[in-house]
RNA sequence: CAUUGUAAAAGGCAAACCUGCCGAAAGACAGGGACGCAAAGCCAAGGGUCUAAAGUUUAUCGGUUGAUAAGCCAUGACAGCCGGUUGCCAAU
Numbered sequence: 001c002a003u004u005g006u007a008a009a010a011g012g013c014a015a016a017c018c019u020g021c022c023g024a025a026a027g028a029c030a031g032g033g034a035c036g037c038a039a040a041g042c043c044a045a046g047g048g049u050c051u052a053a054a055g056u057u058u059a060u061c062g063g064u065u066g067a068u069a070a071g072c073c074a075u076g077a078c079a080g081c082c083g084g085u086u087g088c089c090a091a092u
Base pairs, nucleotide, nucleotide: 002092003091004090005089012037013036017032018031019030020029022027035080041085042084043083046082047081048078049077050076055072056071057070058069059068060067061066
């Protein structure tokens, strides 16, 4: 430096769920909790997925700057989907 994660050591992270809290939601954060993880570290400028407040289109009602329903839409999110990037230990 490259590949790999069978064994070991030192350790690390923390799904669901519960409580609190923020948010329109998706979801985030804190505490508890462990399903799992060799990058479950970091990146939302690539793909993908989720949400749709605001905006917008249509329809209906109403009759004036409205209400309801449906559609579209990221400027909002997800890195524990793929991807990118950095890196510990060990083996070869």